[in-house]
RNA sequence: GCCGAAGUAGCUCAGUUGGUAGAGCAGCUCACUCGUAACGAGCAGGUCGCAGGUUCGAAUCCCGUCUUCGGCUCCA
Numbered sequence: 001g002c003c004g005a006a007g008u009a010g011c012u013c014a015g016u017u018g019g020u021a022g023a024g025c026a027g028c029u030c031a032c033u034c035g036u037a038a039c040g041a042g043c044a045g046g047u048c049g050c051a052g053g054u055u056c057g058a059a060u061c062c063c064g065u066c067u068u069c070g071g072c073u074c075c076a
Base pairs, nucleotide, nucleotide: 001072002071003070004069005068006067007066010025011024012023013022019056027043028042029041030040049065050064052062053061
């Protein structure tokens, strides 16, 4: 330098023919218990890596860019 994959809640990940973003764990509250844990109920937490474009509408489509991983190639 070229090709591919990934980036979404604190963590691990889902989310397709574009239609108002979710799960598990963790956190907080309540209930339960003599008490703790577990189980149960509920709550909070996101401008979907960044920036533009298309569209009535974008996590999703297009362009650019950043980071991580893998592969290939060149030079030293």

A computed fold for a 76-nucleotide RNA from Saccharimonadales bacterium (SeqCode), annotated as transfer RNA. The same sequence occurs in records of 2 taxa. The source organism's lineage runs through Bacteria, Bacteria candidate phyla, Candidatus Saccharimonadota, Candidatus Saccharimonadia and Saccharimonadales (SeqCode). Its mean pLDDT, the model's own confidence on a scale to 100, is 80. It matches the Rfam family "tRNA". Rfam classes the family as a transfer RNA.